[in-house]
Context: one part of a larger RNA
Molecule: small-subunit ribosomal RNA, central domain
Organism: uncultured bacterium
RNA sequence: CUGGGCGUAAAGCGUGCGUAGGUGGUUUCCUAAGUUAGAAGUGAAAGCCCAGGGCUUAACCCUGGAAUUGCUUUUAAGACUGGGUCACUAGAAUAUAGGAGAGGUAGAUGGAAUUCCGAGUGUAGAGGUGAAAUUCGUAGAUAUUCGGAGGAACACCAAUGGCGAAAGCAGUCUACUGGACUAUUAUUGACACUGAGGCACGAAAGCGUGGGGAGCAAACAGGAUUAGAUACCCUGGUAGUCCACGCCGUAAACGAUGUGUGCUAGUUAUCGGGCAGUUUACUGUUCGGUGACGCCGCUAACGCAUUAAGCACACCGCCUGGGGAGUACGGUCGCAAGAUUAAAACUC
Numbered sequence: 001c002u003g004g005g006c007g008u009a010a011a012g013c014g015u016g017c018g019u020a021g022g023u024g025g026u027u028u029c030c031u032a033a034g035u036u037a038g039a040a041g042u043g044a045a046a047g048c049c050c051a052g053g054g055c056u057u058a059a060c061c062c063u064g065g066a067a068u069u070g071c072u073u074u075u076a077a078g079a080c081u082g083g084g085u086c087a088c089u090a091g092a093a094u095a096u097a098g099g100a101g102a103g104g105u106a107g108a109u110g111g112a113a114u115u116c117c118g119a120g121u122g123u124a125g126a127g128g129u130g131a132a133a134u135u136c137g138u139a140g141a142u143a144u145u146c147g148g149a150g151g152a153a154c155a156c157c158a159a160u161g162g163c164g165a166a167a168g169c170a171g172u173c174u175a176c177u178g179g180a181c182u183a184u185u186a187u188u189g190a191c192a193c194u195g196a197g198g199c200a201c202g203a204a205a206g207c208g209u210g211g212g213g214a215g216c217a218a219a220c221a222g223g224a225u226u227a228g229a230u231a232c233c234c235u236g237g238u239a240g241u242c243c244a245c246g247c248c249g250u251a252a253a254c255g256a257u258g259u260g261u262g263c264u265a266g267u268u269a270u271c272g273g274g275c276a277g278u279u280u281a282c283u284g285u286u287c288g289g290u291g292a293c294g295c296c297g298c299u300a301a302c303g304c305a306u307u308a309a310g311c312a313c314a315c316c317g318c319c320u321g322g323g324g325a326g327u328a329c330g331g332u333c334g335c336a337a338g339a340u341u342a343a344a345a346c347u348c
Stems, first nucleotide, its partner, number of pairs: 004319003007302002012316001014201004021194003025088002029084003033081002035077008049065006091191001092188004096183003103177007110154001115149007125136002162169002206247006215241002220236004258315006266293013297304002321348003330341004
């Protein structure tokens, strides 16, 4: 390479957009590049293979054949693929009309709670724990009432619910804005699928500059526990957590399951629409999503099972014993931390 695989054994890029490339619906005619068939030329000799022959035999040698699966030229065919062309509407897209949604960005605003500050009442404890102590408090704490400041997060609704490509998204209101879904006919007429490179987005932590800082809290300090206790528990507490702008580019970035299309029993729940029927809050049916169960089939088993891990097709990515190692070196990127690409010796 062929072949075999990728939910859990090694293996699906974190996610999308998209270039090249690969692949591509129905139909008419043309073409003849691929394709198929025939013919001709060529495909050195030796060797291999077959049939004979020569050395006493064999090795070896000689003669003939076959083979040389290829290439070139030519004739023909016209199904299929390709190319051109005439059409089509089942893929795709657009228009129109609707309803749903924590989809995104910006601004405004609300109440509860924690903390702090001021004032009132009030007096000796409070806090914390398994038990304590560090800690706070007669300079008046804790408790309670009123007022104020500031930051962060949004109880109930709330769901097995919804939206988003993923990361993710939740008080309320406003503005701008993306996508999906349903229905009707209408329009375009294959405009499609995938996607090496590339580009964009990408939790948390971390980094840079400037703000902000209530609560929480790495580091750190103290108190306990303990043989010790660089921990678990307690009292404090700084980065950080928050905002703006710029980096980083990684996660058990998980459904550990790439994307798209078609086909293959059902039952049930729920979300968003449509249609029909009615007893007007239900039934039936049909699209699109989200779950539970369950045949056929698949699977090593577990399990999956129309949201497939079934049956197929198209394209991409990835795997090839464990360790060494996702490391070294080199390259690229980064302010750095590091990320990415990625071996070998050796060893079992």